[in-house]
RNA sequence: CGCAGGGUGGAGCAGUUUGGUAGCUCGCUGGGGUCAUAGCCCAGAGGUCGCAGGUUCAAAUCCUGCCCUUGCAA
Repeated sequence: CGCAGGGUGGAGCAGUUUGGUAGCUCGCUGGGGUCAUAGCCCAGAGGUCGCAGGUUCAAAUCCUGCCCUUGCAA
RNA backbone atom coordinates (compact mmCIF):
# COMPACT_ATOMS: atom_id res chain seq x y z
P C A 1 -0.79 3.82 3.60
O5' C A 1 -0.87 2.85 2.33
C5' C A 1 -0.67 3.35 1.00
C4' C A 1 -0.69 2.25 0.00
C3' C A 1 -1.93 1.37 0.00
O3' C A 1 -3.00 1.95 -0.73
C1' C A 1 0.00 0.00 0.00
P G A 2 -4.48 1.74 -0.15
O5' G A 2 -4.71 0.17 -0.23
C5' G A 2 -4.80 -0.49 -1.50
C4' G A 2 -5.31 -1.90 -1.35
C3' G A 2 -6.57 -2.03 -0.52
O3' G A 2 -7.74 -1.73 -1.27
C1' G A 2 -5.00 -3.64 0.19
P C A 3 -9.00 -1.03 -0.57
O5' C A 3 -9.64 -2.18 0.35
C5' C A 3 -10.18 -3.34 -0.24
C4' C A 3 -10.67 -4.30 0.82
C3' C A 3 -11.56 -3.69 1.91
O3' C A 3 -12.90 -3.50 1.48
C1' C A 3 -9.92 -5.05 2.91
P A A 4 -13.77 -2.31 2.11
O5' A A 4 -14.06 -2.80 3.61
C5' A A 4 -14.87 -3.94 3.83
C4' A A 4 -14.84 -4.36 5.29
C3' A A 4 -15.24 -3.30 6.31
O3' A A 4 -16.65 -3.11 6.40
C1' A A 4 -13.30 -4.39 7.05
P G A 5 -17.22 -1.68 6.90
O5' G A 5 -16.93 -1.71 8.48
C5' G A 5 -17.60 -2.65 9.30
C4' G A 5 -17.12 -2.55 10.74
C3' G A 5 -17.22 -1.19 11.40
O3' G A 5 -18.54 -0.86 11.81
C1' G A 5 -15.13 -2.13 11.89
P G A 6 -19.02 0.63 11.81
O5' G A 6 -18.16 1.32 12.98
C5' G A 6 -18.34 0.95 14.34
C4' G A 6 -17.27 1.52 15.23
C3' G A 6 -17.19 3.04 15.31
O3' G A 6 -18.16 3.58 16.18
C1' G A 6 -15.02 2.17 15.02
P G A 7 -18.69 5.10 15.93
O5' G A 7 -17.44 6.00 16.34
C5' G A 7 -16.88 5.91 17.65
C4' G A 7 -15.81 6.95 17.86
C3' G A 7 -16.29 8.40 17.76
O3' G A 7 -15.64 9.22 18.71
C1' G A 7 -14.58 8.03 16.17
P U A 8 -16.36 9.61 20.04
O5' U A 8 -17.76 10.19 19.52
C5' U A 8 -17.85 11.49 18.96
C4' U A 8 -19.24 12.05 19.12
C3' U A 8 -19.80 12.04 20.53
O3' U A 8 -19.32 13.15 21.29
C1' U A 8 -21.43 11.20 19.05
P G A 9 -18.60 12.91 22.68
O5' G A 9 -19.48 13.67 23.72
C5' G A 9 -19.07 13.77 25.09
C4' G A 9 -19.29 15.19 25.58
C3' G A 9 -19.00 15.38 27.05
O3' G A 9 -18.40 16.65 27.25
C1' G A 9 -21.25 15.95 26.59
P G A 10 -16.79 16.71 27.32
O5' G A 10 -16.47 15.87 28.64
C5' G A 10 -15.13 15.82 29.16
C4' G A 10 -15.00 14.76 30.24
C3' G A 10 -15.34 13.34 29.79
O3' G A 10 -14.25 12.71 29.12
C1' G A 10 -16.42 13.82 31.83
P A A 11 -14.54 11.58 27.98
O5' A A 11 -15.06 10.34 28.83
C5' A A 11 -14.18 9.61 29.65
C4' A A 11 -14.86 8.37 30.22
C3' A A 11 -15.55 7.48 29.20
O3' A A 11 -14.66 6.59 28.54
C1' A A 11 -17.01 7.88 31.00
P G A 12 -14.97 6.12 27.04
O5' G A 12 -16.19 5.13 27.21
C5' G A 12 -16.07 3.95 27.98
C4' G A 12 -17.40 3.23 28.10
C3' G A 12 -18.12 2.95 26.79
O3' G A 12 -17.61 1.82 26.11
C1' G A 12 -19.63 3.85 28.37
P C A 13 -17.80 1.71 24.51
O5' C A 13 -19.29 2.27 24.34
C5' C A 13 -20.08 1.80 23.27
C4' C A 13 -21.54 1.88 23.63
C3' C A 13 -22.45 2.16 22.47
O3' C A 13 -22.70 0.99 21.71
C1' C A 13 -23.05 3.53 24.30
P A A 14 -23.14 1.21 20.20
O5' A A 14 -24.59 1.92 20.41
C5' A A 14 -25.56 1.72 19.56
C4' A A 14 -26.87 2.28 20.12
C3' A A 14 -27.75 2.90 19.04
O3' A A 14 -28.40 1.91 18.23
C1' A A 14 -27.78 4.26 20.98
P G A 15 -28.18 1.97 16.68
O5' G A 15 -28.86 3.36 16.26
C5' G A 15 -30.22 3.63 16.65
C4' G A 15 -30.51 5.09 16.50
C3' G A 15 -30.20 5.68 15.12
O3' G A 15 -31.25 5.42 14.20
C1' G A 15 -29.41 7.12 16.83
P U A 16 -31.01 4.33 13.02
O5' U A 16 -30.04 5.12 12.05
C5' U A 16 -30.46 6.33 11.41
C4' U A 16 -29.58 6.67 10.23
C3' U A 16 -29.42 5.56 9.20
O3' U A 16 -29.32 6.14 7.91
C1' U A 16 -27.31 6.11 10.10
P U A 17 -30.68 6.20 7.05
O5' U A 17 -31.07 4.69 6.81
C5' U A 17 -30.25 3.86 6.00
C4' U A 17 -30.67 2.42 6.12
C3' U A 17 -32.04 2.08 5.57
O3' U A 17 -32.00 1.90 4.16
C1' U A 17 -31.74 1.08 7.70
P U A 18 -33.36 2.25 3.30
O5' U A 18 -33.77 3.70 3.76
C5' U A 18 -34.42 4.61 2.86
C4' U A 18 -35.19 5.65 3.63
C3' U A 18 -34.40 6.42 4.69
O3' U A 18 -34.84 7.75 4.73
C1' U A 18 -36.23 5.38 5.70
P G A 19 -34.15 8.83 3.85
O5' G A 19 -33.56 9.89 4.88
C5' G A 19 -32.66 9.47 5.90
C4' G A 19 -32.18 10.67 6.71
C3' G A 19 -33.25 11.56 7.28
O3' G A 19 -32.82 12.14 8.53
C1' G A 19 -31.96 12.81 5.79
P G A 20 -33.86 12.00 9.79
O5' G A 20 -34.52 13.45 9.84
C5' G A 20 -33.75 14.58 10.26
C4' G A 20 -34.64 15.75 10.63
C3' G A 20 -35.88 15.39 11.42
O3' G A 20 -36.18 16.41 12.34
C1' G A 20 -36.51 16.47 9.42
P U A 21 -35.77 16.14 13.88
O5' U A 21 -36.22 17.51 14.58
C5' U A 21 -35.48 18.71 14.35
C4' U A 21 -35.10 19.35 15.68
C3' U A 21 -34.15 18.53 16.54
O3' U A 21 -33.28 19.41 17.24
C1' U A 21 -36.16 18.84 17.72
P A A 22 -31.69 19.23 17.10
O5' A A 22 -31.35 18.00 18.05
C5' A A 22 -31.74 16.72 17.74
C4' A A 22 -31.23 15.68 18.67
C3' A A 22 -31.08 16.08 20.14
O3' A A 22 -32.32 16.03 20.80
C1' A A 22 -29.17 14.87 19.39
P G A 23 -32.41 16.01 22.41
O5' G A 23 -32.42 14.43 22.66
C5' G A 23 -32.46 13.91 23.98
C4' G A 23 -32.46 12.40 23.89
C3' G A 23 -31.93 11.67 25.12
O3' G A 23 -32.94 11.50 26.10
C1' G A 23 -30.90 10.81 23.17
P C A 24 -32.54 11.37 27.62
O5' C A 24 -31.99 9.89 27.75
C5' C A 24 -32.85 8.77 27.56
C4' C A 24 -32.10 7.47 27.74
C3' C A 24 -31.32 7.35 29.04
O3' C A 24 -32.13 6.98 30.14
C1' C A 24 -29.99 6.64 27.23
P U A 25 -31.78 7.52 31.59
O5' U A 25 -30.52 6.66 32.04
C5' U A 25 -30.64 5.26 32.26
C4' U A 25 -29.29 4.62 32.48
C3' U A 25 -28.43 5.27 33.54
O3' U A 25 -28.79 4.89 34.87
C1' U A 25 -27.13 4.88 31.62
P C A 26 -28.58 5.97 36.06
O5' C A 26 -26.99 6.10 36.21
C5' C A 26 -26.23 5.03 36.71
C4' C A 26 -24.75 5.25 36.50
C3' C A 26 -24.15 6.48 37.18
O3' C A 26 -23.91 6.28 38.56
C1' C A 26 -23.35 6.35 34.97
P G A 27 -24.05 7.53 39.54
O5' G A 27 -22.91 8.53 39.06
C5' G A 27 -21.55 8.24 39.27
C4' G A 27 -20.68 9.23 38.56
C3' G A 27 -20.78 10.68 39.01
O3' G A 27 -20.04 10.94 40.18
C1' G A 27 -20.85 10.61 36.66
P C A 28 -20.56 12.00 41.27
O5' C A 28 -20.52 13.39 40.49
C5' C A 28 -19.28 13.96 40.09
C4' C A 28 -19.49 15.30 39.43
C3' C A 28 -20.34 16.28 40.21
O3' C A 28 -19.62 16.96 41.22
C1' C A 28 -21.06 16.22 37.96
P U A 29 -20.33 17.35 42.60
O5' U A 29 -21.31 18.53 42.20
C5' U A 29 -20.79 19.77 41.71
C4' U A 29 -21.91 20.71 41.35
C3' U A 29 -23.02 20.86 42.37
O3' U A 29 -22.68 21.75 43.43
C1' U A 29 -23.97 20.55 40.25
P G A 30 -23.31 21.49 44.87
O5' G A 30 -24.83 21.95 44.70
C5' G A 30 -25.13 23.31 44.45
C4' G A 30 -26.61 23.49 44.14
C3' G A 30 -27.59 22.94 45.17
O3' G A 30 -27.73 23.78 46.31
C1' G A 30 -28.29 22.33 43.03
P G A 31 -28.09 23.09 47.70
O5' G A 31 -29.62 22.65 47.53
C5' G A 31 -30.63 23.63 47.38
C4' G A 31 -31.96 23.02 46.98
C3' G A 31 -32.56 22.03 47.96
O3' G A 31 -33.19 22.65 49.07
C1' G A 31 -32.71 21.16 45.79
P G A 32 -33.25 21.85 50.47
O5' G A 32 -34.26 20.66 50.19
C5' G A 32 -35.62 20.92 49.89
C4' G A 32 -36.37 19.67 49.50
C3' G A 32 -36.46 18.60 50.58
O3' G A 32 -37.46 18.87 51.54
C1' G A 32 -35.88 17.60 48.52
P G A 33 -37.21 18.62 53.07
O5' G A 33 -36.94 17.06 53.16
C5' G A 33 -37.97 16.10 52.87
C4' G A 33 -37.39 14.71 52.74
C3' G A 33 -36.61 14.24 53.94
O3' G A 33 -37.45 13.72 54.97
C1' G A 33 -35.36 13.84 51.99
P U A 34 -37.24 14.18 56.47
O5' U A 34 -35.92 13.40 56.89
C5' U A 34 -35.91 11.99 56.94
C4' U A 34 -34.53 11.48 57.30
C3' U A 34 -33.86 12.16 58.48
O3' U A 34 -34.34 11.64 59.72
C1' U A 34 -32.33 11.98 56.70
P C A 35 -34.73 12.66 60.90
O5' C A 35 -33.32 13.29 61.30
C5' C A 35 -33.30 14.48 62.09
C4' C A 35 -31.90 14.72 62.63
C3' C A 35 -30.80 14.64 61.57
O3' C A 35 -30.63 15.88 60.90
C1' C A 35 -30.20 13.33 63.47
P A A 36 -30.47 15.86 59.28
O5' A A 36 -29.06 15.17 59.03
C5' A A 36 -27.85 15.85 59.42
C4' A A 36 -26.67 14.92 59.32
C3' A A 36 -26.47 14.25 57.97
O3' A A 36 -25.80 15.08 57.06
C1' A A 36 -26.27 12.64 59.70
P U A 37 -26.15 14.96 55.48
O5' U A 37 -25.42 13.64 55.04
C5' U A 37 -23.99 13.59 55.02
C4' U A 37 -23.50 12.19 54.78
C3' U A 37 -24.04 11.50 53.54
O3' U A 37 -23.40 11.91 52.35
C1' U A 37 -24.12 10.01 55.36
P A A 38 -24.23 11.92 50.99
O5' A A 38 -24.50 10.38 50.70
C5' A A 38 -23.45 9.52 50.27
C4' A A 38 -23.86 8.08 50.30
C3' A A 38 -25.01 7.71 49.36
O3' A A 38 -24.58 7.54 48.01
C1' A A 38 -25.37 6.76 51.47
P G A 39 -25.60 7.98 46.83
O5' G A 39 -26.81 6.95 46.94
C5' G A 39 -26.61 5.57 46.63
C4' G A 39 -27.79 4.74 47.07
C3' G A 39 -29.12 5.07 46.41
O3' G A 39 -29.27 4.45 45.14
C1' G A 39 -29.43 4.97 48.73
P C A 40 -29.90 5.27 43.93
O5' C A 40 -31.34 5.73 44.46
C5' C A 40 -32.36 4.78 44.71
C4' C A 40 -33.58 5.44 45.31
C3' C A 40 -34.13 6.63 44.54
O3' C A 40 -34.96 6.22 43.45
C1' C A 40 -33.95 7.20 46.80
P C A 41 -34.98 7.06 42.09
O5' C A 41 -35.82 8.36 42.48
C5' C A 41 -37.18 8.26 42.84
C4' C A 41 -37.74 9.62 43.22
C3' C A 41 -37.48 10.75 42.24
O3' C A 41 -38.37 10.73 41.12
C1' C A 41 -36.97 11.49 44.40
P C A 42 -37.87 11.25 39.69
O5' C A 42 -37.78 12.83 39.90
C5' C A 42 -38.96 13.58 40.17
C4' C A 42 -38.63 15.03 40.43
C3' C A 42 -37.81 15.74 39.37
O3' C A 42 -38.57 16.14 38.23
C1' C A 42 -36.94 16.26 41.50
P A A 43 -37.86 16.18 36.79
O5' A A 43 -36.90 17.44 36.91
C5' A A 43 -37.46 18.75 37.03
C4' A A 43 -36.41 19.76 37.39
C3' A A 43 -35.28 19.98 36.39
O3' A A 43 -35.64 20.77 35.30
C1' A A 43 -34.38 19.82 38.57
P G A 44 -34.89 20.57 33.89
O5' G A 44 -33.44 21.19 34.17
C5' G A 44 -33.27 22.56 34.48
C4' G A 44 -31.87 22.86 34.92
C3' G A 44 -30.78 22.62 33.88
O3' G A 44 -30.68 23.69 32.96
C1' G A 44 -30.11 21.71 35.96
P A A 45 -30.11 23.42 31.49
O5' A A 45 -28.53 23.43 31.72
C5' A A 45 -27.88 24.58 32.23
C4' A A 45 -26.46 24.25 32.63
C3' A A 45 -25.59 23.70 31.51
O3' A A 45 -25.02 24.72 30.73
C1' A A 45 -25.36 22.36 33.45
P G A 46 -24.95 24.53 29.14
O5' G A 46 -23.88 23.37 28.94
C5' G A 46 -22.53 23.56 29.33
C4' G A 46 -21.79 22.24 29.35
C3' G A 46 -21.86 21.46 28.05
O3' G A 46 -20.92 21.91 27.09
C1' G A 46 -22.33 20.05 29.89
P G A 47 -21.43 22.29 25.63
O5' G A 47 -21.65 20.90 24.87
C5' G A 47 -20.65 19.90 24.93
C4' G A 47 -20.55 19.12 23.64
C3' G A 47 -20.66 19.93 22.35
O3' G A 47 -19.74 19.40 21.38
C1' G A 47 -22.30 18.25 22.38
P U A 48 -18.59 20.37 20.81
O5' U A 48 -19.36 21.17 19.66
C5' U A 48 -19.57 20.55 18.39
C4' U A 48 -20.96 20.83 17.90
C3' U A 48 -21.12 20.72 16.39
O3' U A 48 -21.35 19.38 16.00
C1' U A 48 -22.07 22.76 17.14
P C A 49 -20.56 18.84 14.69
O5' C A 49 -20.31 17.32 15.09
C5' C A 49 -19.51 16.96 16.21
C4' C A 49 -19.67 15.48 16.50
C3' C A 49 -19.52 14.58 15.29
O3' C A 49 -18.90 13.37 15.67
C1' C A 49 -21.66 14.29 16.25
P G A 50 -18.04 12.53 14.58
O5' G A 50 -16.63 13.25 14.62
C5' G A 50 -16.03 13.58 15.88
C4' G A 50 -14.58 13.95 15.67
C3' G A 50 -14.33 14.96 14.58
O3' G A 50 -14.49 16.29 15.01
C1' G A 50 -12.89 13.11 14.28
P C A 51 -15.18 17.39 14.02
O5' C A 51 -14.03 17.70 12.96
C5' C A 51 -12.82 18.31 13.36
C4' C A 51 -11.90 18.51 12.18
C3' C A 51 -12.51 19.18 10.97
O3' C A 51 -12.59 20.59 11.07
C1' C A 51 -11.33 17.27 10.28
P A A 52 -13.82 21.39 10.33
O5' A A 52 -13.47 21.24 8.78
C5' A A 52 -12.33 21.91 8.26
C4' A A 52 -12.10 21.55 6.81
C3' A A 52 -13.27 21.75 5.88
O3' A A 52 -13.44 23.10 5.48
C1' A A 52 -12.30 19.66 5.45
P G A 53 -14.96 23.59 5.12
O5' G A 53 -15.28 22.88 3.74
C5' G A 53 -14.69 23.33 2.55
C4' G A 53 -14.86 22.34 1.41
C3' G A 53 -16.25 22.16 0.85
O3' G A 53 -16.65 23.21 -0.02
C1' G A 53 -15.28 20.05 1.13
P G A 54 -18.25 23.55 -0.12
O5' G A 54 -18.86 22.30 -0.89
C5' G A 54 -18.49 22.04 -2.24
C4' G A 54 -19.08 20.75 -2.74
C3' G A 54 -20.60 20.68 -2.79
O3' G A 54 -21.14 21.33 -3.94
C1' G A 54 -19.77 18.69 -1.84
P U A 55 -22.62 22.00 -3.81
O5' U A 55 -23.61 20.75 -3.75
C5' U A 55 -23.73 19.86 -4.84
C4' U A 55 -24.72 18.75 -4.51
C3' U A 55 -26.07 19.21 -4.02
O3' U A 55 -26.94 19.58 -5.09
C1' U A 55 -25.26 17.47 -2.63
P U A 56 -27.80 20.96 -4.99
O5' U A 56 -28.85 20.66 -3.86
C5' U A 56 -29.78 19.61 -4.00
C4' U A 56 -30.50 19.34 -2.70
C3' U A 56 -31.12 20.55 -2.02
O3' U A 56 -32.36 20.92 -2.60
C1' U A 56 -29.97 19.24 -0.43
P C A 57 -32.69 22.49 -2.84
O5' C A 57 -32.83 23.06 -1.38
C5' C A 57 -32.98 24.49 -1.15
C4' C A 57 -33.46 24.75 0.26
C3' C A 57 -32.70 24.00 1.34
O3' C A 57 -31.51 24.67 1.72
C1' C A 57 -35.02 23.73 1.69
P A A 58 -30.18 23.78 1.93
O5' A A 58 -30.49 22.94 3.25
C5' A A 58 -30.67 23.59 4.50
C4' A A 58 -31.22 22.64 5.54
C3' A A 58 -30.38 21.39 5.80
O3' A A 58 -29.33 21.64 6.71
C1' A A 58 -32.65 20.78 5.54
P A A 59 -27.89 21.02 6.41
O5' A A 59 -28.10 19.46 6.69
C5' A A 59 -28.63 19.01 7.93
C4' A A 59 -27.94 17.72 8.37
C3' A A 59 -26.44 17.85 8.62
O3' A A 59 -26.06 16.92 9.62
C1' A A 59 -26.82 16.31 6.90
P A A 60 -26.18 17.37 11.15
O5' A A 60 -25.39 16.20 11.95
C5' A A 60 -23.98 16.07 11.81
C4' A A 60 -23.58 14.64 12.05
C3' A A 60 -23.92 13.66 10.95
O3' A A 60 -22.95 13.64 9.93
C1' A A 60 -24.56 12.77 13.06
P U A 61 -23.41 13.57 8.37
O5' U A 61 -24.31 12.26 8.25
C5' U A 61 -23.74 10.97 8.48
C4' U A 61 -24.80 9.91 8.47
C3' U A 61 -25.46 9.68 7.11
O3' U A 61 -25.72 8.31 6.92
C1' U A 61 -27.10 10.30 8.71
P C A 62 -24.77 7.48 5.91
O5' C A 62 -25.02 8.18 4.50
C5' C A 62 -26.07 7.73 3.65
C4' C A 62 -26.00 8.44 2.31
C3' C A 62 -24.61 8.67 1.74
O3' C A 62 -24.09 7.50 1.09
C1' C A 62 -25.84 10.66 1.57
P C A 63 -22.53 7.18 1.15
O5' C A 63 -21.92 8.24 0.14
C5' C A 63 -22.24 8.17 -1.23
C4' C A 63 -21.53 9.28 -2.00
C3' C A 63 -20.04 9.40 -1.75
O3' C A 63 -19.27 8.46 -2.49
C1' C A 63 -21.04 11.53 -1.63
P U A 64 -17.91 7.89 -1.87
O5' U A 64 -16.91 9.13 -2.02
C5' U A 64 -16.56 9.61 -3.31
C4' U A 64 -15.63 10.80 -3.19
C3' U A 64 -14.42 10.64 -2.29
O3' U A 64 -13.36 9.91 -2.89
C1' U A 64 -15.45 12.72 -1.85
P G A 65 -12.41 9.01 -1.97
O5' G A 65 -11.44 10.08 -1.29
C5' G A 65 -10.55 10.85 -2.08
C4' G A 65 -9.97 12.00 -1.28
C3' G A 65 -9.23 11.62 -0.01
O3' G A 65 -7.91 11.15 -0.26
C1' G A 65 -10.67 13.42 0.43
P C A 66 -7.31 10.04 0.72
O5' C A 66 -7.01 10.86 2.06
C5' C A 66 -6.06 11.92 2.05
C4' C A 66 -6.16 12.75 3.33
C3' C A 66 -5.88 12.01 4.62
O3' C A 66 -4.49 11.83 4.88
C1' C A 66 -7.80 13.35 4.87
P C A 67 -4.03 10.60 5.81
O5' C A 67 -4.48 11.03 7.27
C5' C A 67 -3.92 12.19 7.89
C4' C A 67 -4.51 12.41 9.26
C3' C A 67 -4.44 11.22 10.20
O3' C A 67 -3.17 11.06 10.80
C1' C A 67 -6.60 12.20 10.29
P C A 68 -2.68 9.55 11.18
O5' C A 68 -3.57 9.16 12.45
C5' C A 68 -3.48 9.92 13.65
C4' C A 68 -4.52 9.49 14.63
C3' C A 68 -4.58 8.00 14.95
O3' C A 68 -3.59 7.59 15.88
C1' C A 68 -6.76 8.81 14.57
P U A 69 -2.99 6.11 15.76
O5' U A 69 -4.19 5.16 16.20
C5' U A 69 -4.72 5.21 17.52
C4' U A 69 -5.99 4.38 17.63
C3' U A 69 -5.84 2.92 17.23
O3' U A 69 -5.27 2.12 18.25
C1' U A 69 -7.80 3.82 16.24
P U A 70 -4.46 0.80 17.80
O5' U A 70 -5.62 -0.25 17.52
C5' U A 70 -6.45 -0.72 18.57
C4' U A 70 -7.52 -1.66 18.06
C3' U A 70 -7.06 -2.81 17.20
O3' U A 70 -6.52 -3.89 17.94
C1' U A 70 -8.90 -1.78 16.16
P G A 71 -5.43 -4.84 17.27
O5' G A 71 -6.23 -5.68 16.18
C5' G A 71 -7.20 -6.64 16.60
C4' G A 71 -8.05 -7.09 15.42
C3' G A 71 -7.34 -7.81 14.29
O3' G A 71 -7.05 -9.16 14.57
C1' G A 71 -8.83 -6.22 13.39
P C A 72 -5.85 -9.91 13.84
O5' C A 72 -6.35 -10.06 12.33
C5' C A 72 -7.47 -10.90 12.03
C4' C A 72 -7.78 -10.86 10.55
C3' C A 72 -6.64 -11.21 9.62
O3' C A 72 -6.41 -12.61 9.51
C1' C A 72 -7.75 -9.29 8.82
P A A 73 -4.93 -13.16 9.27
O5' A A 73 -4.63 -12.74 7.76
C5' A A 73 -5.40 -13.28 6.69
C4' A A 73 -5.07 -12.59 5.39
C3' A A 73 -3.59 -12.53 5.02
O3' A A 73 -3.12 -13.73 4.44
C1' A A 73 -4.58 -10.41 4.73
P A A 74 -1.63 -14.23 4.73
O5' A A 74 -0.75 -13.20 3.91
C5' A A 74 -0.86 -13.16 2.49
C4' A A 74 -0.15 -11.95 1.94
C3' A A 74 1.32 -11.84 2.29
O3' A A 74 2.15 -12.63 1.47
C1' A A 74 0.26 -9.77 2.66

Model confidence (mean pLDDT): 82 of 100. A computed fold for a 74-nucleotide RNA from an uncultured Lachnospiraceae bacterium, annotated as transfer RNA. Its Rfam family is "tRNA". It is annotated as a transfer RNA.